[in-house]
RNA sequence: AAAAGGUUAACCCUGCGAAAGCCGGGGGCGCAAAGCUAUGGGUCUGAAUGCGAAAUCUUCCCGCAAUGAUUGCCAGGCUGCCGAA
Numbered sequence: 001a002a003a004a005g006g007u008u009a010a011c012c013c014u015g016c017g018a019a020a021g022c023c024g025g026g027g028g029c030g031c032a033a034a035g036c037u038a039u040g041g042g043u044c045u046g047a048a049u050g051c052g053a054a055a056u057c058u059u060c061c062c063g064c065a066a067u068g069a070u071u072g073c074c075a076g077g078c079u080g081c082c083g084a085a
Base pairs, nucleotide, nucleotide: 006031007030011026012025013024015022016021029072035078036077037076039075040074041073042070043069044068049065050064051063052062
């Protein structure tokens, strides 16, 4: 390079969730690991709970953390098709 395949972005629909987002169906931008893993970093979310701020009182709003998510954000670990090799 080729061959056999695989997977599936945006978007639409059902469902779940507080949310981010996820499952399923459709759909294909792409991907040689865009397979698995939330281990490190980044990013997103932040209902319940806690702390803080505002506040005459009640209440609402705001911020931080907790919770959760993202592996198609980057990296680590594990596994893997073909073959000039």
The prediction has a mean pLDDT of 82.
c-di-GMP-I riboswitch aptamer from uncultured Pelolinea sp., 85 nucleotides, folded computationally.
NCBI's taxonomy places the organism under Bacteria, Chloroflexota, Anaerolineae, Anaerolineales, Pelolinea.